RNA sequence: AAGGAUCUUCAGGGCCAGGUGUAAUUCCUGACCGGCGGUGAAGGGCUGAGAAGCAGCCCCAAGCCCGCGACUCGCUGCAUGUUUGCAGCGACUGACUUGGUGCAACUCCAAGGCCGACGGUAUAGUCCGGAUGGGAGAAGAUCGCU
Numbered sequence: 001a002a003g004g005a006u007c008u009u010c011a012g013g014g015c016c017a018g019g020u021g022u023a024a025u026u027c028c029u030g031a032c033c034g035g036c037g038g039u040g041a042a043g044g045g046c047u048g049a050g051a052a053g054c055a056g057c058c059c060c061a062a063g064c065c066c067g068c069g070a071c072u073c074g075c076u077g078c079a080u081g082u083u084u085g086c087a088g089c090g091a092c093u094g095a096c097u098u099g100g101u102g103c104a105a106c107u108c109c110a111a112g113g114c115c116g117a118c119g120g121u122a123u124a125g126u127c128c129g130g131a132u133g134g135g136a137g138a139a140g141a142u143c144g145c146u
Base pairs, nucleotide, nucleotide: 002146003145004143005142006141007140008139009138010137016030017029018028019027031126032125033116034115035068036067037066038065043059044058045057046056047055048054063114064113072091073090074089075088076087077086078085079084096112097111098110099109100108118129119128120127
C1' cells in the first nucleotide's frame, strides 16, 4: 500500500413576480433546482530540463451517455397475537437535438428543447406528509489475515 471484518460520522436542491378564480407556491405567462459512482478533449496545478511545444501524474468537469439509489410491486426466508418489521432476490425505474471546433466530443463552446416516485390539497420537480426514515456512496477509526 491492496483486499477483508467491525464500528463511527456524513450523505438533495428549488415558486420570486404577474394573471384567472370562491379557492391554485398545484392551472396559465415568465422564474427556480439538479443525489451517487464511471467515462471524459474544457479549466487549473506539479514534475520531467529554464521557455514554447511534448510527455507523465494530480485536482476538477454530464439532470437528459453507461450504471446505481430513493418510491412502488412480487417471491422466498426469519421474527411477530393481529398487523407489521427485517434480510435476500427479482420486477419497475424520466428526459437531447442542431450547429461549431477538432484526429477524436450526445461530456467542450453556442443555440433551442426536454425530464422529474407515491399520498394530500383546485391538477404540485419546487408546499405538506410517510421521513428525526431509507440510501447509492463518501470520509475516518480499530482489528486481525495474505

Predicted 3D model of a 146-nucleotide RNA (FMN riboswitch aptamer (RFN element)). Its mean pLDDT, the model's own confidence on a scale to 100, is 80. Its Rfam family is "FMN riboswitch aptamer (RFN element)". Gene Ontology term of the family: FMN binding.